Predicted 3D model of a 707-nucleotide part of an RNA (large-subunit ribosomal RNA, domain II) from Nostocoides sp. The coordinates come from a structure-prediction model, not an experiment, and the mean pLDDT is 82.
Context: one part of a larger RNA
């Protein structure tokens, strides 16, 4: 990991409940047990339901509260149950399976380790040289010194023994802990045989929570036991209708639940839904105002009151660049301001459309209660965030098809099924690639298009205002640019040009008490201004269009999907076309529902009548047509089927070949089904209507086998 097989909503209760359906009906039922084998008799105790109110005693169509006959709850007036089988759900229970860590009993273990007890056994070789002895020396006697004797040490070195400190190797090993080199102890608290002892909240433990048989913060086997799991995982045929939630309120509650919302399904109601339009309101929101309140806040004008100074016995007066209330003028700000105040939404009423899978209502059965993202109005935040939390609306969710290269939430659009037919949407027509290198007029030269801002800038086009300007303008060249005067002061020096202050007059076409280099100061270039040459525009400013700089990243172009594109294949307007989807149409078809119409022809069920055959009403489905709707779907409702194992009645195949395996072919929307026909196989096996389940496998890190 594949393949076969198994594997999960069961059963039980005279339990609740509802629905189907069947008996009896003001009544329906009988448990246990008993006779007894015909699924018969018998058993009336009990349950239910016809009467309720009260806690009760109780008393009743009333009763309870209460002093009441007041007044108020609940009930009468409104009559249908109940026992059976079926099926939804639900409670008791293992209760759809699967899965704990654990918790408690009853046992087993110290052949491993851990400590202890008894009894054994080992420690090659060297070294070191305690104490005590003894001799000599030495003293008053000793102490005490030498030399010799001795042979002590958790004494040194170093095999075996023991132990694991370092490296390396190994890590599906040789090995569920080793090997290789090297390392420590090695007469001691030493090592070890062999026998025995301590037992699970309990042993042991030079103490690491460590050992306790590869298992220790409580061993291990068995039971209790299918613990318990608000948690994660699976949970097996098909086809048909209808389809949600991620909300509000509690909640030792938050990834649980209850209750309501939102789905389904039967009944019942019958247009009460929903939209348009009108007309009737209720509201304090965008906006806006504020000299309408409360506030906050800016500049200007008055200037009260207090400070400061002068005066001053006291009263009182002056005076001030200092405070600044009121008032005023002028501009302003608010979720908790408001003199004003929409659109939009909402309630209601009346009309019109629509008209069913529309609204309300009772009950069955329910899931949901983690959302996401986009637009728009808001809080929080940093006017941050694929942030977070509310309203509102769409879309995913649980929606496929087209477009956005790709891309749940954006745009277009809502898939019943076919079809080698047709129009269209969004959103494209030069090629990859289905349709226009379509027409027209204008920008764009930046590969802008095809990423970005504050700012910056004789890019370029449009529009406007203003200046000079054929009495010659602007640029460019030729000339001129002067005197009083080196202005005054300052300063060493200050002569247009460090700085201060004035900035006049003359000559003139015209030149400033001087625009900028320049000098120590001068000087010296230049400029403003004029006059020639030249000959037709020039400046200066607001606005608009498209563009330029600002623009720096790591694997490779890499900020158009590519390719490639310039009077575009780019950007604006304007038109014509055409192309594009499961949308619309067209043509067949299948379902589902609504309305209507047939025929009562069949078939069921009920009322009447009748011994009965029957006959007659009266509703539902069932059937045909005709016409409208409708068929995307996850949790979920709800229908209607298909298949397997068995049981019963019927009916049939079959050694002249059952079932089952394979082959060919067919048939239905599908589960599935099948005629013939061949192979193989060798004994049982079909329909029909019913009843009953160990009934349907791809998933559970599913469980056996097998490869």
């Nucleotide at each position: 990991g594949c393949c076969u097989g198994c594997g999960a909503g069961u059963u039980a209760g005279u339990g609740c409940u509802c629905g189907g359906u069947g008996g009896c009906g003001a009544g329906g039922u009988u448990a246990a047990c008993c006779c007894g084998u015909g699924u018969g008799g018998g058993g009336a105790a009990g349950c239910c339901g016809u009467a309720g109110c009260g806690a009760a005693a109780g008393c009743g169509a009333g009763u309870c509260c209460g002093a009441a006959u007041a007044g108020g709850g609940c009930g009468u007036u409104u009559u249908a149950g109940u026992c059976g089988c079926c099926g939804g759900g639900u409670c008791u229970a293992g209760a759809c399976c699967c899965g704990a860590a654990g918790c408690g009993g009853a046992g087993u273990g110290a052949u491993c380790u851990a400590c202890c007890c008894a009894u054994g056994g080992c420690c090659a070789g060297g070294u070191u040289g305690a104490a005590g002895c003894g001799a000599c020396g030495g003293u008053a006697a000793g102490a005490c010194g030498u030399c010799g004797u001795g042979g002590a040490g958790g004494a040194c070195c170093g095999a075996a023994c023991c132990c694991a400190c370092u490296u390396a190797g190994g890590u599906u090993g040789a090995a569920a802990a080793c090997u290789g080199a090297g390392g420590g102890g090695a007469u001691g608290a030493g090592c070890u045989g062999u026998g025995g002892g301590u037992a699970g909240g309990g042993g042991u433990g030079a103490a690491a929570g460590g050992c306790c048989a590869a298992u220790c913060a409580a061993a291990c086997u068995c039971c209790g036991u299918g613990a318990u799991a608000g948690c994660u995982g699976g949970u097996u045929c098909u086809c048909c209708c209808c389809g949600a939630a991620a909300u509000g309120c509690a909640u030792u509650u938050a990834g649980g639940u209850g209750c309501a919302g939102c789905g389904u399904c039967a009944c019942g109601u019958g247009u009460u839904u929903c939209u348009u339009a009108c007309c009737g309101g209720a509201g304090g929101u965008a906006g806006a105002g504020c000299u309408a309140c409360u506030g906050g806040a800016u500049a200007g004008c008055c200037g009260a009151u207090g400070g400061g100074c002068c005066u001053c016995a006291c009263c009182a007066g002056g005076u001030u660049a200092c405070u600044g209330a009121c008032g005023u003028u002028a501009g302003c700000c608010a979720a908790a301001c408001u003199c004003c105040g929409a659109a939009u939404g909402c309630c209601g009423g009346u009309a019109a459309g629509u008209g069913a899978u529309a609204g309300c209502g009772u009950g069955g059965c329910a899931g949901u209660g983690a959302g996401a993202c986009u637009g728009c109005g808001g809080g929080g935040g940093a006017u941050a965030a694929g942030c977070u939390c509310c309203g509102u609306a769409g879309u995913c969710g649980a929606g496929a098809g087209g477009g956005a290269a790709a891309c749940a939430g954006c745009c277009c659009a809502g898939a019943c099924c076919a079809c080698c037919a047709g129009c269209u949407a969004a959103g494209g027509c030069c090629c990859c690639u289905a349709a226009g290198c379509g027409u027209g007029u204008g920008c764009u030269a930046a590969g802008u298009g095809g990423g970005a801002a504050a700012g910056g800038a004789u890019g370029u086009g449009g529009a406007g205002u203003u200046g000079c300007a054929u009495u010659g303008a602007c640029a460019a060249c030729c000339a001129g640019g002067a005197g009083g005067u080196u202005g005054g002061c300052u300063u060493a020096g200050a002569a247009g040009c460090a700085g201060c202050c004035a900035c006049c007059c003359u000559u003139u076409a015209a030149a400033g008490a001087g625009u900028g280099c320049g000098u120590a100061a001068u000087a010296g270039c230049u400029c403003a201004c004029u006059g020639g040459u030249c000959a037709a525009g020039u400046g200066a400013u607001u606005c608009c269009g498209c563009g330029c700089c600002g623009a720096c990243a790591a694997u490779g172009u890499a900020g158009c999907g590519g390719g490639g594109c310039u009077c575009a294949a780019g950007c604006a307007c304007a038109c014509c076309g055409c192309c594009g989807a499961a949308g619309c149409u067209g043509u067949g078809g299948c379902a589902u529902u609504g309305a209507c119409a047939c025929a009562c022809u069949g078939c069921c069920u009920g009322g009447c009548a009748g011994c009965a055959a029957u006959g007659u009403c009266c509703a539902a489905g069932c059937g045909u047509g005709u016409u409208g709707a409708u068929g995307g779907g996850u949790a979920g409702g709800g229908g209607a089927g298909c298949g397997u194992c068995g049981u019963g009645u019927g009916g049939c195949g079959a050694g002249u070949g059952a079932a089952g395996c394979g082959g060919c072919g067919g048939a239905g929307u599908g589960a599935u089904c099948c005629a013939g026909c061949c192979g193989u196989g060798g004994a049982c096996g079909c329909c029909a209507c019913a009843c009953g389940a160990g009934u349907g496998a791809g998933a559970a890190u599913g469980c056996a086998g097998g490869c």